[in-house]
Context: one part of a larger RNA
RNA sequence: CGUUGAUAUUUGAGGAGAUUCGUCCCUAGUACGAGAGGACUGGGAUGAGGGAAUCCCUGGUGUGCCAGUUGUUUCUGAAUAAGAGCAUCGCUGGGUAGCUAGAUUCCCAACCGAUAACCGCUGAAAGCAUCUAAGUGGGAAGCGGCCUCCGAGAUAAGAUAUCGUUUCAGCGCAAGCUGGAUAAAACCCCUUGUAGACUACGAGGUUGAUAGGCGGGCGGUGGAAGCACUGUAAAGUGUUGAGCUUACCCGUACUAAUGGUUUUUAGAGUAG
Numbered sequence: 001c002g003u004u005g006a007u008a009u010u011u012g013a014g015g016a017g018a019u020u021c022g023u024c025c026c027u028a029g030u031a032c033g034a035g036a037g038g039a040c041u042g043g044g045a046u047g048a049g050g051g052a053a054u055c056c057c058u059g060g061u062g063u064g065c066c067a068g069u070u071g072u073u074u075c076u077g078a079a080u081a082a083g084a085g086c087a088u089c090g091c092u093g094g095g096u097a098g099c100u101a102g103a104u105u106c107c108c109a110a111c112c113g114a115u116a117a118c119c120g121c122u123g124a125a126a127g128c129a130u131c132u133a134a135g136u137g138g139g140a141a142g143c144g145g146c147c148u149c150c151g152a153g154a155u156a157a158g159a160u161a162u163c164g165u166u167u168c169a170g171c172g173c174a175a176g177c178u179g180g181a182u183a184a185a186a187c188c189c190c191u192u193g194u195a196g197a198c199u200a201c202g203a204g205g206u207u208g209a210u211a212g213g214c215g216g217g218c219g220g221u222g223g224a225a226g227c228a229c230u231g232u233a234a235a236g237u238g239u240u241g242a243g244c245u246u247a248c249c250c251g252u253a254c255u256a257a258u259g260g261u262u263u264u265u266a267g268a269g270u271a272g
Stems, first nucleotide, its partner, number of pairs: 001153001005163006014150004020048007032037001049108006058101004065094005070087004075083002111145003118138004166181006182266001189205005210256003213252005219245003226239005
């Protein structure tokens, strides 16, 4: 830009991907074979490799979570208490959400169709024979479906449902032309995340739980500080499953989503 102005849901022309390979058991120590050995077929189990999804479990990470601890500072502090900064997150032990694999679940299965080599049926030309000439059946990890994804610029531009298609002024005999406003709906802007390089996509914008804050909870850490008691002391015990707590869950308009603004478009045909 086109497809008739939109919103939602779709059809599927066409395209892309996947469609892999073992081992064991039963049939059966059967058929076969003097023996040694040892099947076709059919059924079952379990892996390798590849792929997808997910984070309930097992783990990893988890640099604004918790605790322990060393050194240092002209730091805070009345302080020998308690803290703060720096030292790879100072080091160490754990760890929520998220992310993640070696974790978990699933798929690469079965089936259908047309065939290749090949195997057939019936059958003449050619009284026979012949899978072929007419006719007809079987047959592959291959081909086309079935499975996954994209997909109406598929310009033959598809379908379904719903919404909108209004009005004023001027000019004109009229068809109509010019200008202004407005529809459905969308965008800008703002709060943002299950999204994300940007864009896009999703949730919201007071008729509101979108983000922050606050309250409660889950989870984590592991028993705060102060005080009291015990001990010569280092320390221990009690108050105390304490204190602190990031991304998670539920709630709550306290703060911020204000104020507003811009753009697009209304065509054709038929009937009354």